[in-house]
Context: one part of a larger RNA
RNA sequence: UUGGGUUUAAAGGGUGCGUAGGCGGACUAUUAAGUCAGUGGUGAAAUCCCGUAGCUUAACUACGGAACUGCCAUUGAAACUGCUAGUCUUGAAUAUAAUUGAAGUGGGCGGAAUUUAUCAUGUAGCGGUGAAAUGCAUAGAGAUGAUAAAGAACACCUAUUGCGAAGGCAGCUCACUAAGUUAUUAUUGACGCUGAUGCACGAAAGCGUGGGGAGCGAACAGGAUUAGAUACCCUGGUAGUCCACGCCGUAAACGAUGAUUACUCGGUGCUGACGAGAUACUGUUAGUGCCCAAGCGAAAGUGAUAAGUAAUCCACCUGGGGAGUACGAUCGCAAGGUUGAAACUC
Numbered sequence: 001u002u003g004g005g006u007u008u009a010a011a012g013g014g015u016g017c018g019u020a021g022g023c024g025g026a027c028u029a030u031u032a033a034g035u036c037a038g039u040g041g042u043g044a045a046a047u048c049c050c051g052u053a054g055c056u057u058a059a060c061u062a063c064g065g066a067a068c069u070g071c072c073a074u075u076g077a078a079a080c081u082g083c084u085a086g087u088c089u090u091g092a093a094u095a096u097a098a099u100u101g102a103a104g105u106g107g108g109c110g111g112a113a114u115u116u117a118u119c120a121u122g123u124a125g126c127g128g129u130g131a132a133a134u135g136c137a138u139a140g141a142g143a144u145g146a147u148a149a150a151g152a153a154c155a156c157c158u159a160u161u162g163c164g165a166a167g168g169c170a171g172c173u174c175a176c177u178a179a180g181u182u183a184u185u186a187u188u189g190a191c192g193c194u195g196a197u198g199c200a201c202g203a204a205a206g207c208g209u210g211g212g213g214a215g216c217g218a219a220c221a222g223g224a225u226u227a228g229a230u231a232c233c234c235u236g237g238u239a240g241u242c243c244a245c246g247c248c249g250u251a252a253a254c255g256a257u258g259a260u261u262a263c264u265c266g267g268u269g270c271u272g273a274c275g276a277g278a279u280a281c282u283g284u285u286a287g288u289g290c291c292c293a294a295g296c297g298a299a300a301g302u303g304a305u306a307a308g309u310a311a312u313c314c315a316c317c318u319g320g321g322g323a324g325u326a327c328g329a330u331c332g333c334a335a336g337g338u339u340g341a342a343a344c345u346c
Base pairs, nucleotide, nucleotide: 004317005316006315007300008299012314014201015200016199017198021194022193023192025088026087027086028085029084031082033081034080035077036076037075038074039073040072041071042070049065050064051063052062053061054060091191092188093187094186095185096183097182098181099180100179103177104176105175106174107173108172109171110154114150115149116148117147118146119145120144121143125136126135162169163168206247207246208245209244210243211242215241216240220236221235222234223233258313259312260311261310262309263308266291267290268289269288270287271286272285273284274283275282295302296301319346320345321344328339329338330337331336
């Protein structure tokens, strides 16, 4: 490299958009680049292969044949691929009308809770634990009530629910924006699929500048526990968590399952839309769950949402460790990210 693979053994890129490239629906005609056939030339000799012959045989040698799977030219064929021209509607897209949702961005508003402050009532404890102590409290705590302020998160509804490409998204409301689905048709007429490089998005933590800071809380301090306790438990508590702008670009970024298309026994739920029907159910379509036949699978399992049967394109794997390390390059303010070996060893 081929082959073989990628849910869990090594292996699907975190996700999308998309350039080059690869692949591509039905019909007709043209062409003849690929393709196929014929002919001619060339494809040195030796070697290889086949058949004979010569050394006593063999190796070896000689002769003859075949082969040299290739290239060039030329003459044809026209099914398939391609080019060109035309047509089509089933793929794709658009329009119209409905409709769905925690989809996004930016405003406004709301109540419960928490903490703090002030005031009032009121007196000796509160808090915390397995038990305690640190801590708070006669300078009046804790408790109860009133008022005010602040920040963050949105109980119930709430689920095998829904939406989003993924990350993710949940109080109510307004504005703007995006998407899906369904229906009758209508319009365009292959406009499609995938996608190296690239671009964009991308949880949490972290970083920069400026705000904010209620609760929680790395670090840190103290109290316990313990042989010790740099922990688990408790009392505090700084970064952070929140907002704006800019970086970072990674996660068990998981369905550990790439995207698209077609086909393949059934059962049973839920969600959206539509239809018939007439109170009992039933159909279509898009999604989302569970169970299962065949098949597949090492098994677990999977099973129309495939890990089944096929096709196209991309990504990735090739024993364990060394190592996602070193070096180089590149990106980053940094932390680090991406790319990514070898010696050696089993």
Small-subunit ribosomal RNA, central domain from an uncultured prokaryote, 346 nucleotides, folded computationally. Model confidence (mean pLDDT): 87 of 100. RNAcentral holds the full RNA, with entries from ENA.